A computed fold for a 484-nucleotide part of an RNA from Monstrilla sp. DZMB335, annotated as small-subunit ribosomal RNA, 3' major domain.
The source organism's lineage runs through Eukaryota, Metazoa, Bilateria, Neocopepoda and Monstrilla.
Its Rfam family is "Eukaryotic small subunit ribosomal RNA". The family has 90 seed sequences and 75,755 matches in Rfam 15.1.
Context: one part of a larger RNA
RNA sequence: UGACGGAAAGGCACCACCAGGGGUGGAGCUUGCGGCUUAAUUUGACUCAACACGGGAAAUCUCACCAGGUCCGGACACUAGAAGGAUUGACAGAUUGAUAGCUCUUUCUUGAUUUUGUGAAUUGUGGUGCAUGGCCGUUCUUAGUUGGUGGAGUGAUUUGUCUGGUUAAUUCCGAUAACGAACGAGACUCUGUCCUGCUAAAUAGUUGUAUCAUUUUCUGAUGUACAAUCUUCUUAGAGGGACUGGCGGUUAUUAGCCGCACGAGAUGGAGCAAUAACAGGUCUGUGAUGCCCGAAGAUGUUCUGGGCCGCACGCGCGCUACACUGAAGGAAUCAACGUGUUUUCCUUCCCAGAGAUGGGUAGGUAAUCCGUUGAACCUCCUUCGUGGUAGGAAUUGAGGCUUGCAAUUAUUCCUCAUGAACCAGGAAUCCCUAGUAAGUGCACGUCAUAAGCGUGCACUGAUUACGUCCCUGCCUUUUGUACA
Repeated sequence: UGACGGAAAGGCACCACCAGGGGUGGAGCUUGCGGCUUAAUUUGACUCAACACGGGAAAUCUCACCAGGUCCGGACACUAGAAGGAUUGACAGAUUGAUAGCUCUUUCUUGAUUUUGUGAAUUGUGGUGCAUGGCCGUUCUUAGUUGGUGGAGUGAUUUGUCUGGUUAAUUCCGAUAACGAACGAGACUCUGUCCUGCUAAAUAGUUGUAUCAUUUUCUGAUGUACAAUCUUCUUAGAGGGACUGGCGGUUAUUAGCCGCACGAGAUGGAGCAAUAACAGGUCUGUGAUGCCCGAAGAUGUUCUGGGCCGCACGCGCGCUACACUGAAGGAAUCAACGUGUUUUCCUUCCCAGAGAUGGGUAGGUAAUCCGUUGAACCUCCUUCGUGGUAGGAAUUGAGGCUUGCAAUUAUUCCUCAUGAACCAGGAAUCCCUAGUAAGUGCACGUCAUAAGCGUGCACUGAUUACGUCCCUGCCUUUUGUACA
């Protein structure tokens, strides 16, 4: 001095508790991990900080694993052989998973590209993340970190960096052997709220005029035409706007805190993020990379098939449920974020079909078309009536369509039938404070096929705190009898 441990005092956090909400843990299924099995079930990662993670939803490919078969994509140098031919390719028949001349038989073809040996390259999802770079994660979402000059001490070091108040904050006020500074915090960036003020818009609308058509109660509503009008709505540029500004309490009448008014806002949400570290993860992101290994019967590469999906079992993230606040049928009615075709994407409309889907036509490289994405929960009406039931859908059988070269170990989807567990889940344990939790769907990513996952988006929308340090941790200070 303080990775650590003891004691004490402050402060903080829904990765802590309290008050509550929703769960998980029990069931079925999905998916990841272990184990077992296997030719192989490739592999990394294992407390927070591994386990719906590797953007990891693997039929082939991917692919690293297994059973096998080809090829050289062995530069370059030297050597040997060699134009009387170094070598290359091949029909057929055997052989083979194979129409691989792979090999053999048989002969043809080719013409210095190759072949033999040595060295040396190239290559490798081979090893080593405990040799590394870079990136990421974490310590660590807290307020922390550092030097210059000066002071103290022989010195390591310390002061600055603080008794107190205050703040989300080493944020400020103040105190003061310190003074003046830097990084971090804040400021900043993106996004969301407000603008009848500016700039505009046949890719957004409004209003007006005209006319006929439909509807009839209309000086109404809907449609059509007019580049006539304007920018409230829509879009998006420049700007403005909030600063604790005003008032009242409280307090050193400081920093601030509380209340009220004015107001679209009186902490909206995210991103970025210091110093020092970890022998955290990644050599399987890279034509980043050291060393080691293999290197032609290859750990290179490609082809075929299989595997990563295997199932006495254990654990984790999830989905569906256990019904009446419900299920089924019908009707009505509302979003936002995205995306979309030069190699075949988003698809309207029409026809056929129970449906999946098929056929035809047409628009869109997009504020123009899909599309007003007429989404779901929700709302209204009807049926059911508490039963493993019209709850729940697993499992299994049969048939059909689609994607693809290929669907068996069933890609997805559709139809009919089948109708398991499950009657609210022990000990434990997770997440969460407002447009939040929860419920509900949609878009995108992956994608030939394609969401029980991830990333976003909107719709409906609570209860309970607005505190504390009791548990679990973190930060600061004090202490000394331990420790490096």